A computed fold for a 473-nucleotide part of an RNA from an uncultured bacterium, annotated as small-subunit ribosomal RNA, 3' major domain. Model confidence (mean pLDDT): 82 of 100. RNAcentral holds the full RNA, with entries from ENA and SILVA.
Context: one part of a larger RNA
RNA sequence: UGACGGGGACCCGCACAAGCAGCGGAGCAUGUUGUUUAAUUCGAUGCAACGCGAAGAACCUUACCAAAUCUUGACAUCCCUAUGACGUUAUAUGUAAAGUAUAAUUUAUCUUCGGAUACAUAGGAGACAGGUGGUGCAUGGUUGUCGUCAGCUCGUGUCGUGAGAUGUUGGGUUAAGUCCCGCAACGAGCGCAACCCUUGUCUUUAGUUGCCAUCAGGUGAAGCUGGGCACUCUAAAGAGACUGCCGGAGACAAUUCGGAGGAAGGUGGGGACGAUGUCAAAUCAUCAUGCCCUUUAUGAUUUGGGCUACAAACGUGCUACAAUGGUCGGUACAGAGGGAAGCGAAGCAGUAAUGUGGAGCGAAACCAAAAAGCCGAUCUCAGUUCGGAUUGAGGGCUGCAACUCGCCCUCAUGAAGUUGGAGUUGCUAGUAAUCGCGAAUCAGAAUGUCGCGGUGAAUGCGUUCCCGGGUCU
Numbered sequence: 001u002g003a004c005g006g007g008g009a010c011c012c013g014c015a016c017a018a019g020c021a022g023c024g025g026a027g028c029a030u031g032u033u034g035u036u037u038a039a040u041u042c043g044a045u046g047c048a049a050c051g052c053g054a055a056g057a058a059c060c061u062u063a064c065c066a067a068a069u070c071u072u073g074a075c076a077u078c079c080c081u082a083u084g085a086c087g088u089u090a091u092a093u094g095u096a097a098a099g100u101a102u103a104a105u106u107u108a109u110c111u112u113c114g115g116a117u118a119c120a121u122a123g124g125a126g127a128c129a130g131g132u133g134g135u136g137c138a139u140g141g142u143u144g145u146c147g148u149c150a151g152c153u154c155g156u157g158u159c160g161u162g163a164g165a166u167g168u169u170g171g172g173u174u175a176a177g178u179c180c181c182g183c184a185a186c187g188a189g190c191g192c193a194a195c196c197c198u199u200g201u202c203u204u205u206a207g208u209u210g211c212c213a214u215c216a217g218g219u220g221a222a223g224c225u226g227g228g229c230a231c232u233c234u235a236a237a238g239a240g241a242c243u244g245c246c247g248g249a250g251a252c253a254a255u256u257c258g259g260a261g262g263a264a265g266g267u268g269g270g271g272a273c274g275a276u277g278u279c280a281a282a283u284c285a286u287c288a289u290g291c292c293c294u295u296u297a298u299g300a301u302u303u304g305g306g307c308u309a310c311a312a313a314c315g316u317g318c319u320a321c322a323a324u325g326g327u328c329g330g331u332a333c334a335g336a337g338g339g340a341a342g343c344g345a346a347g348c349a350g351u352a353a354u355g356u357g358g359a360g361c362g363a364a365a366c367c368a369a370a371a372a373g374c375c376g377a378u379c380u381c382a383g384u385u386c387g388g389a390u391u392g393a394g395g396g397c398u399g400c401a402a403c404u405c406g407c408c409c410u411c412a413u414g415a416a417g418u419u420g421g422a423g424u425u426g427c428u429a430g431u432a433a434u435c436g437c438g439a440a441u442c443a444g445a446a447u448g449u450c451g452c453g454g455u456g457a458a459u460g461c462g463u464u465c466c467c468g469g470g471u472c473u
Base pairs, nucleotide, nucleotide: 007473008472009471010470011469012468013467015463016462019427020426021425022424023423026319027318028317029316030315031314032313033312034310035309042053043052064305065304066303067302068301069300070299073128077127078126079124080123081122082121083120084119087105088104089103090102091101092100093099108117109116110115130294131293133292134291135290139288140287141283142282143281144279146277151190152189153188154187155186156185157166158165159164170181171180172179196271197270198269199268201239202238203237204236205235206234207233210229211228212227215226216225217224242265245259246258247257248256249255321420325379326378327377328376329375330374331373338367339366342361343360347356348355349354386417391412392411393410394409395408396407397406433455434454435453436452437451438450439449
């Protein structure tokens, strides 16, 4: 000077308290450990690993295993020789494919017709290629974390023999080292805030694909048509909020409490934005890279298998245990996003998955149906008309191919489960809870992830205690 203390003082945070909904019990999904295995590829491991890398393992991916193959190589540059554009097809061999052999077909550009060039194939020679092999404790880059916590420093001056101190402490105040006052300090930088995006109100401009108040036409119904751009909306430019105004408190300060006006009030809500540093934190398997190792293999190709195993344990989710409900019928209202090898309507067939069909749409035009809700009927508290696991049978879709190992539909089957011990998690408002919709990845394959809107609470206005953090001592 720091760090630490079951030392002290002050302050903050869904940290506790006050509440609401969960997890922990059940079934399933998914990740991990363990075990097993020829292989179950590798990494991530307190918070800050465990629906994590993986925005999607049938083949491929794929790195793992078994078997069959290649050795200048699957990929790059350079040299020589031969042949020919490349390529396509067929046959044989290979239990499978890769591969190997043969046959047929095909015949580039320039040209001084000698040939040259480019590309490909085959053969040869090495220099080399290759490595998801090792080391994240050799590294770059990127990321997590304390933490969006309010801190971290410097110049000059002063003090101290010096390490260092001061400034940055103190009195107030703030979300904030935010600001005010004081002070041997005076200033400055990185952070804070603001500038950026979005949302909430209004004005102007613009009016199709959006809208329909007025006028006319029209229908079983309908902005459907003429017409209009008022309104909604769209998307560009502006306005608006600054403790600006009033009153109280305060040191005549910073500020704070209340009020007015206002769509909005004291950072209006949300996002992006992450200081100096900490953890030899994570990543050599995104990528790059030093060194080491490998070079007929630790490289490369192919087929099949595995990553999907299953006494068990843990994490994260989904579905439930029902009447604020289940089932059946009727009926209403979104937002955001995607679409051409695509999204795909009506109609028809099928109980359905789906098939057929092909209108419309490169999209404010089409795909498009929201669901909870509301209205009516039924069930009457039961392991049930709750719950749907599991299993049997029959189908559908994608795709060379669903046995290992996909998703969906129908019929049948109808397990556990009657609200969950100790303990533990999230959340302060359009939030929690609940309801559906969309997208990325993607041939197919979400209960995950990322977004979108609908309905919409309870409680707290405190800091004694638990946890974490900040300042002074």